The RNA shown here (FMN riboswitch aptamer (RFN element)) has 138 nucleotides and comes from Enorma phocaeensis. The coordinates come from a structure-prediction model, not an experiment, and the mean pLDDT is 81.
RNA sequence: UUUCAGGGUUGGGUGAAAUUCCCUACCGGCGGUAACCGACGCGUGACUUGGGUCACAUCACGUCGGAAGCCCGCGACCCGCGCAAGCGGCUGACCCGGUGAGAGUCCGGGGCCGACGGUACAGUCCGGAUGGAAGAAA
Repeated sequence: UUUCAGGGUUGGGUGAAAUUCCCUACCGGCGGUAACCGACGCGUGACUUGGGUCACAUCACGUCGGAAGCCCGCGACCCGCGCAAGCGGCUGACCCGGUGAGAGUCCGGGGCCGACGGUACAGUCCGGAUGGAAGAAA
């Protein structure tokens, strides 16, 4: 510099009216960490001129990749200041059981959370937004 960078209301109930209420359903941005998962290498023996092939082991170790909505940090939104660029602030939610030396991340179970404006009260509809951005790739 260029490109990319968010998913989700099923089925039913009430009602004049609700994807907004009630029951049920569905979704999970970016980086880090991570005892889990995968790939490859490493080991021992035999064969082979060599390259290599086969068998055993699949534990340990090494490298690489993946892996958390609620653990840490960030972005978005929102608030304040400013003509603006920008600066500052705010920023949701987890327990129990199991294994283990160790679990906030694994396994099992149950739970919880989700900006602003609009509208019958919205994580899922419409809108700001064909925007911005944590960041990723080339």
It matches the Rfam family "FMN riboswitch aptamer (RFN element)". Gene Ontology term of the family: FMN binding.